A computed fold for a 481-nucleotide part of an RNA from a metagenome, annotated as small-subunit ribosomal RNA, 3' major domain. Its mean pLDDT, the model's own confidence on a scale to 100, is 83. The full RNA is in RNAcentral, with records from SILVA.
[in-house]
Context: one part of a larger RNA
RNA sequence: UGACGGGGGCCCGCACAAGCGGUGGAGCAUGUGGUUUAAUUCGAUGAUACGCGAGAAACCUUACCAGGGCUUGACAUGUGUAUGGCAGCCUGUGAGAGCAGGCUUUCCCGCAAGGGACGUACACACAGGUGCUGCAUGGCUGUCGUCAGCUCGUGUCGUGAGAUGUUGGGUUAAGUCCCGCAACGAGCGCAACCCCUACUGUCUGUUGCCAGCGCGUAAUGGCGGGCACUCGGACGGAACUGCCGGUGACAAACCGGAGGAAGGUGGGGAUGACGUCAAGUCAUCAUGGCCCUUAUGUCCUGGGCUACACACGUGCUACAAUGGCCGGUACAGCGCGCCAACGCGAAACGGUGACGUGGAGCGAAUCGCGAAAAGCCGGUCUCAGUUCGGAUUGGAGUCUGAAACUCGACUCCAUGAAGGUGGAAUCGCUAGUAAUCGCGCAUCAGCAUGGCGCGGUGAAUACGUUCCCGGGCCUUGUACA
Repeated sequence: UGACGGGGGCCCGCACAAGCGGUGGAGCAUGUGGUUUAAUUCGAUGAUACGCGAGAAACCUUACCAGGGCUUGACAUGUGUAUGGCAGCCUGUGAGAGCAGGCUUUCCCGCAAGGGACGUACACACAGGUGCUGCAUGGCUGUCGUCAGCUCGUGUCGUGAGAUGUUGGGUUAAGUCCCGCAACGAGCGCAACCCCUACUGUCUGUUGCCAGCGCGUAAUGGCGGGCACUCGGACGGAACUGCCGGUGACAAACCGGAGGAAGGUGGGGAUGACGUCAAGUCAUCAUGGCCCUUAUGUCCUGGGCUACACACGUGCUACAAUGGCCGGUACAGCGCGCCAACGCGAAACGGUGACGUGGAGCGAAUCGCGAAAAGCCGGUCUCAGUUCGGAUUGGAGUCUGAAACUCGACUCCAUGAAGGUGGAAUCGCUAGUAAUCGCGCAUCAGCAUGGCGCGGUGAAUACGUUCCCGGGCCUUGUACA
């Protein structure tokens, strides 16, 4: 000087407390451990692994296993020799990869010899490796932590390590600001500048809108017309403790108030200092070293990654009456959709249904996906393993796709399991939040209870900081560095 303390002081954070809803019990989904297996590819492992890499494992993917093939190779560049256009099609064989054979065709320059681009064969340099090392590395990332810290120059003090500044008194979300001070300044962080959202003005009005006027319809901005309103877009304004009162040290600031759409960082996002964990990743990529080279490379068929006595994590659905079922009826927002191999697909019709037929319209503020659901109104069920719950299983189907046996999703009929609120323990959340309800998107032929977004309905509680956890500053002890 640090680090540590079941030392002290001060102060924060859904850290506790106060509340609301869960997890831990059940069934299922998914990840992991373990076990099994020819293989169940690999990585991630307290917090910071475990619905994680994977924003889609039937083939492919795929790295694993079995079997069948290839060896200048599936891919790149170059050299030499030989040969042929390239390419396309067909036959045989085979699980296919491939192997064998046949047909068509006959590139450019040049009269020719020959040369050139391209392909094939052979030979050679080389290719190739998701093989090892993340403890050789770059890059990227997690975490402490959006915590308020981490440092430097000069000066001063100290023999020196170093200290001072950065401590102190206040204050703040903040090393934020004020005051003081052997310090005076500065940098990286904080804040602000950026984006979205909340109010408003100006400009612009089509595909958006419809107040007034007119036309028309069973009805609808359907039409003429208009750009006031809604809305879309661009550029501005607006919030600064600016104003008032009080407290304070005449300061910084704090408390209350006015006005205001918004008030003291308005709400949300992006943004992550010096560093820590030899943290994670050689399997995104790049890369040193090592290793393989008729195989640790590469092609194919099939299988596996989907196994199952168990154990754990994360979720979904429930156990019901604030509910289930039936009928009627209302109100969103974010988005997505085909110019070459093709998407969103309306009306109408068929089917109990998944869906099929159909193809209007739309490269989309125009058309479509599209029904929002919870809600509201009415009816029914009457506390029961039930009209709760839907697992499991049988049968029959639909769709995608060469192909759903291993191993897809969905529909209908039947079947109806466990489950009556879950031990010890444990998680999230402070407001348009939790809880609850549906909708969209990426991936994608098909496959969502996961992920990422969107809106609808919409709470309770916070006395307080003694305690648990994590963190910041000062101080103290130390046999630790």